[in-house]
Record summary: RNAcentral holds the sequence, with entries from ENA. The RNA shown here (transfer RNA) has 73 nucleotides and comes from Enterococcus sp. NCBI's taxonomy places the organism under Bacteria, Bacillati, Bacillota, Lactobacillales, Enterococcus. It matches the Rfam family "tRNA". Rfam's curators write: Transfer RNA (tRNA) molecules are approximately 80 nucleotides in length. Rfam links the family to the GO term triplet codon-amino acid adaptor activity.
C1' cells in the first nucleotide's frame, strides 16, 4: 500500500424489508427483611465513533474521515 469485518448507554450485545433507540448486568430511590444477603417495583442513563449526502422519516442505504480486529502483499 489493498481487502474483509466492526464502532449503538457505565459494561455486554439487540434492533426484521428505512418508520418511535431497546435487553441482561451495573447505578440511584422505595417496598418486603431485625439487619445483610436476596428479591420485586420505579427512575435516570444514547450527538447509534466524527462530517456529508439520499429520502417525507436514516442505527439501517451512499461518499469521506478515524479507530479496533482479520487477511493479502
Nucleotide at each position: 500500500g489493498g481487502g474483509g469485518a466492526g464502532u449503538u448507554a457505565g459494561c455486554u450485545c439487540a434492533a426484521u424489508u428505512g418508520g418511535u433507540a431497546g435487553a441482561g448486568c451495573a447505578a440511584u430511590a422505595c417496598g418486603c427483611u431485625g439487619g445483610c444477603a436476596g428479591u420485586g417495583u420505579a427512575u435516570a442513563g444514547g450527538u447509534u465513533a466524527g462530517g456529508g449526502g439520499u429520502u417525507c422519516a436514516a442505527g439501517u442505504c451512499c461518499c469521506c474521515u478515524a479507530c479496533u480486529u482479520u487477511c493479502c502483499a